[in-house]
Context: one part of a larger RNA
Molecule: large-subunit ribosomal RNA, domain IV
Organism: Candidatus Brocadiales bacterium
RNA sequence: AUCUAGUUAAGGGAAUUCGGCAAAUUGGCCCCGUAGCUUCGGUUUAAGGGGUCCCUGCGCUUGUAUCUGUAUAGAUGCGACUGCAGGGUGCAAUUACCAAGAUGGUUCGACUGUUUAACAAAAACUUAACUAACUGCAAAGCCGUGAGGCCUAGUAUAGUUGGUGAUGUCUGCCCAGUGUCAGUACUUUAAACUCCUGUUCAAGGGAGCGAAGAGCUGGUAAACGGCGGGGGUAACUAUAACUCUCUUAAGGUAGCGUAAUACCUUGCCGAUUAAAUGUCGGCUUGCAUGAAUGGCAUAACGAAAUCGUCACUGUCCCUAACUAGAAUCC
Numbered sequence: 001a002u003c004u005a006g007u008u009a010a011g012g013g014a015a016u017u018c019g020g021c022a023a024a025u026u027g028g029c030c031c032c033g034u035a036g037c038u039u040c041g042g043u044u045u046a047a048g049g050g051g052u053c054c055c056u057g058c059g060c061u062u063g064u065a066u067c068u069g070u071a072u073a074g075a076u077g078c079g080a081c082u083g084c085a086g087g088g089u090g091c092a093a094u095u096a097c098c099a100a101g102a103u104g105g106u107u108c109g110a111c112u113g114u115u116u117a118a119c120a121a122a123a124a125c126u127u128a129a130c131u132a133a134c135u136g137c138a139a140a141g142c143c144g145u146g147a148g149g150c151c152u153a154g155u156a157u158a159g160u161u162g163g164u165g166a167u168g169u170c171u172g173c174c175c176a177g178u179g180u181c182a183g184u185a186c187u188u189u190a191a192a193c194u195c196c197u198g199u200u201c202a203a204g205g206g207a208g209c210g211a212a213g214a215g216c217u218g219g220u221a222a223a224c225g226g227c228g229g230g231g232g233u234a235a236c237u238a239u240a241a242c243u244c245u246c247u248u249a250a251g252g253u254a255g256c257g258u259a260a261u262a263c264c265u266u267g268c269c270g271a272u273u274a275a276a277u278g279u280c281g282g283c284u285u286g287c288a289u290g291a292a293u294g295g296c297a298u299a300a301c302g303a304a305a306u307c308g309u310c311a312c313u314g315u316c317c318c319u320a321a322c323u324a325g326a327a328u329c330c
Stems, first nucleotide, its partner, number of pairs: 002326008011317002015315001020312001028052005036043002039166001053088007061080008089093001101310007108302002113125002129164007141150003167297004172227003177224002179220005186215003193208005228246005255289001256286001267283006
């Protein structure tokens, strides 16, 4: 010199870096004060200020004991809580330890909770709530070959199964395909059975009867799923409320939208910056958004993701010194 764990740094203060990672800041209690939003509960310790130790004096409230002719009172002694004022010390009074940095925008998920023991804690799972289907109890569903058992010593305000996932506001069109439910005069149709035939028996052959299923007819999308193309048109241009045509089961409605979804793309405009492939707000012709495969909004919450501002700092400019170890060496 190096490494590990620490301490301190003038001036600057994120220039570092993918990114304030790490460190620093803040911190307890008392008092004042507290925006916007809001589901009116919260957010909230919002933010932001002041105080905090010792001595003395004067009070308020109060416990207890004694005394006082007034006694729901007063006085005195010993205490408790607390207020005001004056003074004192130090750089500093929650002096150590302990002990939030704050705030704004956006995405996702409502929340508390759960998870990949040993690379992932999340936006994944769960959840209350909403919804569909099945089920009348010797139920449906599940375990067992069975006896039997669970659900349940329950009974549709119950149980089982699937989907969505608080709340607010909504949840459009399509049943052609696949599935499922219901119906079914009729068609198809196995074995068995009946009849006929088979020279006698039998094999065989034919006819009749005829279950489920299928055909057929309907229902059903908070079932699986799906939700077009071309041409023309307004007195500047552009655009097309309008119109023609092909075509489908129906042609994507309300919303939202360059998005955790947008290829082109660093889209265009605005805000932020000295400068921004960032972020936010708009526009939106959406390669390939879209409504319980839920759409959109949303206070609160989050060791979630992302972008700002203030404070703070050895992250950096730019390194240095110190403390305790390791190690080099023997």